[in-house]
RNA sequence: GCCCCGCUGGCUUAGUGGUAUAGCGCGUGCUUGGUAAGCACGAGGUCCCGAGUUCGAUUCUCGGGCGGGGCU
Numbered sequence: 001g002c003c004c005c006g007c008u009g010g011c012u013u014a015g016u017g018g019u020a021u022a023g024c025g026c027g028u029g030c031u032u033g034g035u036a037a038g039c040a041c042g043a044g045g046u047c048c049c050g051a052g053u054u055c056g057a058u059u060c061u062c063g064g065g066c067g068g069g070g071c072u
Base pairs, nucleotide, nucleotide: 001071002070003069004068005067006066007065010024011023012022018055026042027041028040029039030038048064049063050062051061052060
């Protein structure tokens, strides 16, 4: 220098065009003599950034950033 893959709550992630999902973690409550476990509820997300396409973009296209891999 060229090519490929990834980027979504604190962490790990689902999501092939219609205002984003689960687990763990966190908070509150129930339960217990007390804890753990269990159960219920809740908070927490400019979906890496910008532009384009579209009535509508986490999703498609282009450029950029960061991380990983390959070739020379």
RNAcentral holds the sequence, with entries from ENA. Predicted 3D model of a 72-nucleotide RNA (transfer RNA) from a Candidatus Woesearchaeota archaeon. NCBI's taxonomy places the organism under Archaea, Nanobdellati, Candidatus Woesearchaeota. It matches the Rfam family "tRNA". Gene Ontology term of the family: triplet codon-amino acid adaptor activity. It is annotated as a transfer RNA.